[in-house]
The RNA shown here (transfer RNA) has 72 nucleotides and comes from a Candidatus Omnitrophota bacterium. RNAcentral records the identical sequence in 2 taxa. It matches the Rfam family "tRNA". Rfam links the family to the GO term triplet codon-amino acid adaptor activity. By type it is a transfer RNA. Model confidence (mean pLDDT): 83 of 100. The RNAcentral record of the sequence draws on ENA and MGnify.
RNA sequence: GCCGGGAUAGCUCAGUGGUAGAGCAGGUGCUUCGUAAGCAUCAGGUCGAGAGUUCGAAUCUCUCUCCCGGCU
Numbered sequence: 001g002c003c004g005g006g007a008u009a010g011c012u013c014a015g016u017g018g019u020a021g022a023g024c025a026g027g028u029g030c031u032u033c034g035u036a037a038g039c040a041u042c043a044g045g046u047c048g049a050g051a052g053u054u055c056g057a058a059u060c061u062c063u064c065u066c067c068c069g070g071c072u
Base pairs, nucleotide, nucleotide: 001071002070003069004068005067006066007065010024011023012022013021018055026042027041028040029039030038048064049063050062051061052060
C1' cells in the first nucleotide's frame, strides 16, 4: 500500500429501512433473625465521527478515526 471483519447501555452481544433490545452488573422493594439466592420493578444509549440517499437510517452509499486478521 491492498483486501476482509469489527465499533450499539458499565461488560458480553442481538437488532439488515418503520418506537433501540437481551443477559450479566447497578438502584429500589418483597422475602430472611441477617446475608446470599429467588421474585417484582426502576434507571442506564447524540448506535465511533462527518456527509449523502430516503417520507423515514443503528441498518443503504461515500470519507475519516480506532481495533483485529490476511496479502505484498